[in-house]
RNA sequence: UCCACGGUAGCUCAAUGGUAGAGCAUCCGCCCGGAAAGUGGAAGACUAUGGGUUCGUGUCCCAUCCGUGAAC
Numbered sequence: 001u002c003c004a005c006g007g008u009a010g011c012u013c014a015a016u017g018g019u020a021g022a023g024c025a026u027c028c029g030c031c032c033g034g035a036a037a038g039u040g041g042a043a044g045a046c047u048a049u050g051g052g053u054u055c056g057u058g059u060c061c062c063a064u065c066c067g068u069g070a071a072c
Stems, first nucleotide, its partner, number of pairs: 001071001003069005010024004018055001026042005048064005
């Protein structure tokens, strides 16, 4: 320099173009001899950034930034 894949919650990952969910972690209950285990609930991401398409985009298109891999 060029090619491919990826960037969504604190972490690991989902999500036919139609109001972004789960597990773990955190917090508050229940239970308990109990700061464990079990169990119920709550909070937490406007989706890397900026544009475009569309009635509507995490999703499609373009540019940029970052990461991984491969080629030279």
Predicted 3D model of a 72-nucleotide RNA (transfer RNA) from Pseudolycoriella hygida. The RNAcentral record of the sequence draws on Rfam. Rfam family: tRNA. Rfam classes the family as a transfer RNA. Taxonomically the source falls in Pseudolycoriella (Eukaryota, Metazoa, Insecta, Dicondylia). The coordinates come from a structure-prediction model, not an experiment, and the mean pLDDT is 82.